[in-house]
Context: one part of a larger RNA
RNA sequence: UGACGGGGGCCCGCACAAGCAGUGGAGUAUGUGGUUUAAUUCGAAGCAACGCGAAGAACCUUACCAGGACUUGACAUCCUCGGAAUCCUCUAGAGAUAGAGGAGUGCCUUCGGGAAUCGAGAGACAGGUGGUGCAUGGUUGUCGUCAGCUCGUGUCGUGAGAUGUUGGGUUAAGUCCCGCAACGAGCGCAACCCUUACGGUCAGUUACUACAUUAAGUUGAGGACUCUGGCCGGACUGCCGUUGACAAAACGGAGGAAGGUGGGGACGACGUCAAAUCAUCAUGCCCCUUACGUUCUGGGCUACACACGUACUACAAUGGCGAAAACAAAGGGAAGCCAAGUCGCGAGACGGAGCAAACCCCAUAAAAAUCGUCCCAGUUCAGAUUGCAGGCUGCAACCCGCCUGCAUGAAGUUGGAAUUGCUAGUAAUCGCGGAUCAGCAUGCCGCGGUGAAUACGUUCCCGGGCUUUGCACA
Numbered sequence: 001u002g003a004c005g006g007g008g009g010c011c012c013g014c015a016c017a018a019g020c021a022g023u024g025g026a027g028u029a030u031g032u033g034g035u036u037u038a039a040u041u042c043g044a045a046g047c048a049a050c051g052c053g054a055a056g057a058a059c060c061u062u063a064c065c066a067g068g069a070c071u072u073g074a075c076a077u078c079c080u081c082g083g084a085a086u087c088c089u090c091u092a093g094a095g096a097u098a099g100a101g102g103a104g105u106g107c108c109u110u111c112g113g114g115a116a117u118c119g120a121g122a123g124a125c126a127g128g129u130g131g132u133g134c135a136u137g138g139u140u141g142u143c144g145u146c147a148g149c150u151c152g153u154g155u156c157g158u159g160a161g162a163u164g165u166u167g168g169g170u171u172a173a174g175u176c177c178c179g180c181a182a183c184g185a186g187c188g189c190a191a192c193c194c195u196u197a198c199g200g201u202c203a204g205u206u207a208c209u210a211c212a213u214u215a216a217g218u219u220g221a222g223g224a225c226u227c228u229g230g231c232c233g234g235a236c237u238g239c240c241g242u243u244g245a246c247a248a249a250a251c252g253g254a255g256g257a258a259g260g261u262g263g264g265g266a267c268g269a270c271g272u273c274a275a276a277u278c279a280u281c282a283u284g285c286c287c288c289u290u291a292c293g294u295u296c297u298g299g300g301c302u303a304c305a306c307a308c309g310u311a312c313u314a315c316a317a318u319g320g321c322g323a324a325a326a327c328a329a330a331g332g333g334a335a336g337c338c339a340a341g342u343c344g345c346g347a348g349a350c351g352g353a354g355c356a357a358a359c360c361c362c363a364u365a366a367a368a369a370u371c372g373u374c375c376c377a378g379u380u381c382a383g384a385u386u387g388c389a390g391g392c393u394g395c396a397a398c399c400c401g402c403c404u405g406c407a408u409g410a411a412g413u414u415g416g417a418a419u420u421g422c423u424a425g426u427a428a429u430c431g432c433g434g435a436u437c438a439g440c441a442u443g444c445c446g447c448g449g450u451g452a453a454u455a456c457g458u459u460c461c462c463g464g465g466c467u468u469u470g471c472a473c474a
Base pairs, nucleotide, nucleotide: 001474002473004470005469007468008467009466010465011464012463013462015458016457019422020421021420022419023418026313027312028311029310030309031308032307033306034304035303042053043052064299065298066297067296068295069294070293073125077124078123079121080120081119082118083117086103087102088101089100090099091098092097107114108113127288128287130286131285132284136282137281138277139276140275141273143271148187149186150185151184152183153182154163155162156161167178168177169176193265194264195263196262198233199232200231201230202229203228204227208222209221211220212219236259239253240252241251242250243249315415319374320373321372322371323370331362332361333360336355337354341350342349343348381412386407387406388405389404390403391402392401428450429449430448431447432446433445434444
């Protein structure tokens, strides 16, 4: 000087407390451990692994296993020889592949040949999701959006170092003010960026409609309104009062759409964890080279006594079921979204209009409100499981997809010890969309609808910041 203390002081955070809803019990989905297996590919491991890499394992993916094949190779560059490329058919085979037949004979040219591409051959080489993240780059998590981390010069100290950065106030903040052997500066904080909340102005189609018209924003007309999207304004403790040290600032008020960082996002200092990743990629070294490379078919990653994590659905009357005329936002669409109409109980099928989309489509939002019924029960709750019959995607749904109808109707009556999230348009609850994607969502990322309760306070638990003290540590 740091680190540490079941030492002290000050301060902060959904850290506790005050509340609301959960998890832990049930069924299912999903990930992991374990076990099993020919293989159940690999990685991730307290917080910070476990709906994680994976924004989507039937084949492919795929790295794993069994079997069948290849050896200059599936891919790159160079050399020699031959054939344009390309397409079609047949035979054998699980296919990879092997064999046979046919169509085609193009482009440039200095007529030597060349470009593109295919086949054969030789070797230089290719190839490796093989090892090492404790050899690395890059990227990422975490402490933590915590308020810190440092430097130059000066001064003090024999020196390690100190000072500045401590102190008095204040702040979300090393934020600002005052003081001070310090004076300045840098990386962080804040601001600059995006979005949302208000207004003005300009513009006006596919959006809008005060006027006319119509079955209909349908047509005329308009640029008022809504909306869209460019520019500008607006919030700065600016104004008033009180407190304060005549400061910084705090509290209250006015005006205002918004008030003290208005809400949300992007943004992550010096560093810590030899943290994660050699399987995104790149890369040193080591290793394989008729195999640890490449290819094909089938299987596996989907196994199942069990254990854990994360979710979904419930256990019901603030509810279930039925009827019938409410109201969104944000997105996506051409190998696509798919309307009207018809058929089917339905999944869906037929059909074909429109739309590269403020135009057309996905697309009826659902919860809510209204009416009716059920009357507290394993039920008109709950829906697992199973049987049968179908639909869709796809070469192909047996292992191993999703959906529909009929039937079946399990556990479950609010969950032990323990434990999680959340302070406002939040929690809770209700639907809608998107990425991935042929198909497959209870996951993920977004969007809006309805919309609470509580916070006395900082004694205690956890984590963190500053300061001081002790010292078995460096």

The part of an RNA shown here (small-subunit ribosomal RNA, 3' major domain) has 474 nucleotides and comes from an uncultured bacterium. It matches the Rfam family "Bacterial small subunit ribosomal RNA". Its mean pLDDT, the model's own confidence on a scale to 100, is 86.